[in-house]
Molecule: SAM riboswitch aptamer (S box leader)
Organism: Brevibacillus fluminis
RNA sequence: AUCUUAUCCAGAGAGGUAGAGGGACUGGCCCUUUGAAACCUCAGCAGCGGGUCUAUAAAUGACACUGUGCUAAUUCCAGCGGGUGAUAAAGCCUGAUAGAUAAGAG
Numbered sequence: 001a002u003c004u005u006a007u008c009c010a011g012a013g014a015g016g017u018a019g020a021g022g023g024a025c026u027g028g029c030c031c032u033u034u035g036a037a038a039c040c041u042c043a044g045c046a047g048c049g050g051g052u053c054u055a056u057a058a059a060u061g062a063c064a065c066u067g068u069g070c071u072a073a074u075u076c077c078a079g080c081g082g083g084u085g086a087u088a089a090a091g092c093c094u095g096a097u098a099g100a101u102a103a104g105a106g
Base pairs, nucleotide, nucleotide: 002105003104004103005102006101007100008099013042014041015040016039017038021031022030023029025079026078027077028076043071044070045069048067049066050065051063052062053061055060075098080095081094082093083092084091
């Protein structure tokens, strides 16, 4: 790289270095010199794996110690189908695909 399972309408940013991009891809639409990416420091959110604790047959719950993750916009919206919409469009609902994160497999 690939495969499996779970989740994705909630939540959470300041400072420093840096200096033009960023939001995966494509289209749209946004963010950005009132400072993008990246890196560092500190803070925070969450509770996926481990751990500890209470009760327990178990499910479950608590803590936030540890390994990750995350801190503009629903995964920013759509992409391929189905339904609804008058047999059209917008809109709405829904299943996939793609992607992200965790745990496992290999």